[in-house]
RNA sequence: GGAGGCCGCCGGGUGGCCGCUGUUGAAUCUUUCAACAGAGGAAAGUCCGGACACCAUAGGGCAGGGAGGUCGCUAACGGCGACCGGGGGCGACCCCAGGGUAAGGGCAACAGAAAGUAGACCGCCUCAUUAUUGAGGUAAGGGUGAAACGGUGGGGUAAGAGCCCACCAGGCAGGCGGGUGACCGCCUGUGCUAGGUAACCUCCUCCCGGUGCAAGGCCAAAUAGGCUGUGUUAUAAGGACGGCCCGUCCUUACCCGCUUUUAGCGGUAGCACAGCGGGUAGGCUGCGUGAGGCCUCUGGCAACAGAGGUCCCAGAUGAAUGGUCACCGCCUCUUUUUAGAGGCACAGAAUCCGGCUUACAGGUUGCCUCCGCUU
RNA sequence: GGGCGGUUAACUCAGCGGUAGAGUGUCACCUUCACACGGUGGAAGCCACUGGUUCGAACCCAGUACCGCCCA
Numbered sequence: 001g002g003a004g005g006c007c008g009c010c011g012g013g014u015g016g017c018c019g020c021u022g023u024u025g026a027a028u029c030u031u032u033c034a035a036c037a038g039a040g041g042a043a044a045g046u047c048c049g050g051a052c053a054c055c056a057u058a059g060g061g062c063a064g065g066g067a068g069g070u071c072g073c074u075a076a077c078g079g080c081g082a083c084c085g086g087g088g089g090c091g092a093c094c095c096c097a098g099g100g101u102a103a104g105g106g107c108a109a110c111a112g113a114a115a116g117u118a119g120a121c122c123g124c125c126u127c128a129u130u131a132u133u134g135a136g137g138u139a140a141g142g143g144u145g146a147a148a149c150g151g152u153g154g155g156g157u158a159a160g161a162g163c164c165c166a167c168c169a170g171g172c173a174g175g176c177g178g179g180u181g182a183c184c185g186c187c188u189g190u191g192c193u194a195g196g197u198a199a200c201c202u203c204c205u206c207c208c209g210g211u212g213c214a215a216g217g218c219c220a221a222a223u224a225g226g227c228u229g230u231g232u233u234a235u236a237a238g239g240a241c242g243g244c245c246c247g248u249c250c251u252u253a254c255c256c257g258c259u260u261u262u263a264g265c266g267g268u269a270g271c272a273c274a275g276c277g278g279g280u281a282g283g284c285u286g287c288g289u290g291a292g293g294c295c296u297c298u299g300g301c302a303a304c305a306g307a308g309g310u311c312c313c314a315g316a317u318g319a320a321u322g323g324u325c326a327c328c329g330c331c332u333c334u335u336u337u338u339a340g341a342g343g344c345a346c347a348g349a350a351u352c353c354g355g356c357u358u359a360c361a362g363g364u365u366g367c368c369u370c371c372g373c374u375u
Numbered sequence: 376g377g378g379c380g381g382u383u384a385a386c387u388c389a390g391c392g393g394u395a396g397a398g399u400g401u402c403a404c405c406u407u408c409a410c411a412c413g414g415u416g417g418a419a420g421c422c423a424c425u426g427g428u429u430c431g432a433a434c435c436c437a438g439u440a441c442c443g444c445c446c447a
Base pairs, nucleotide, nucleotide: 001371002370003369004368005367006366008364009363010362012328013327014326015325016324017323018322020038021037022036023035024034025033026032027031040346044357045356047355048354049353050352051351052212053211054210055209057247059246060245061244062243064208065207066206067205068204069083070082071081072080073079084098085096086095087094088093099203104201105200106197107196121142122141123138124137125136126135127134128133150168151167152166153165154164155163169193170192171190172189173188174187175186176185177184178183216285217284218283219282226276227275228274229273230272231271232270236252237251238250239249240248255267256266257265258264259263292311293310294309295308296307297306298305299304329344330343331342332341333340334339376446377445378444379443380442381441382440385399386398387397388396393430401417402416403415404414405413423439424438425437426436427435
């Protein structure tokens, strides 16, 4: 100097004038004045986890759903950190939805002889046969396919085959050492070679009530406190947030009349459930002090935790945070290089927080790797 | 702000891992004096897009884009 890798930060600021919203304070209290504050790193997607609220079942179980190496962090998570294993890269580093097939099942179209205790097309060997062809053996060679029952070499055989042997790889069993652990290294034995696929079902381990601020709470107002259906008794019926079961809890006048009198039918009133129809679309609250931000120290490889100090940093409700001028910041072009012109991304809070994912003009710090040159 | 669903021929929809189907429409032929109806045959597809799993994806998984419905 070039080419890369990883983490982080900014992405507009300052001042004046005018215009909005909120909080606090004071007044002459329909309003005015003053001070302070006023969109994000993603506010987005709604993919996850919670806080909080309601539903007596927030009791047990099934169904259903989620996660999947180990150890830590966290309120929690499908998140984050470090490490292990596998793969890629010369390397810094990057990627992996990473339990289990001797627990069971499903699938593998087409091709191929045959896709799992599969199988003989070509080939090889033996026998018979004039030839053709037939019978038997074989799975080492060839072909098909994404994948064909370990690999290399030798022996053996009619020809072959872990049939046998040596070495290698894998599986299983046992032992020693290191590590919290996943795992790693070494030794011994064994001819055992047990295909692929689990983001196929199932199995194993762990976790999970449901609904969501348009949740909820209070006040005011208005309408038709309307109509229909079912049930109504106690060893029964109905109901209880989303499905089912068990358990548990809550509610339920027994009034009148008739008849074929312990039963049935009808009616009234209450209660419960289901449905139809109508009114209301208003105000206040929830509504921002938090698993909060920033700085320093300690511990930890890190994620992060603890301690101390400091700060308050939007609360609208048809929806505020804007307009203008000047300077500064960044980029491009021109140039009279004193300067001029133009431009500046993705994009707007609506209960709040921790993550993930997606979009993004441009700028910048630090660390690390490789290549070349110089000293 | 929150919750739920969808995207396949020109249109409306099926399709539950093995290479894309039906109806309507459209084109041609037959039938008829002619049209309609009817019959026969054909054409017509970026399965919204990108990546992943698998030998193979419309289908399974993840993300993105667009469309629709519900909540006071």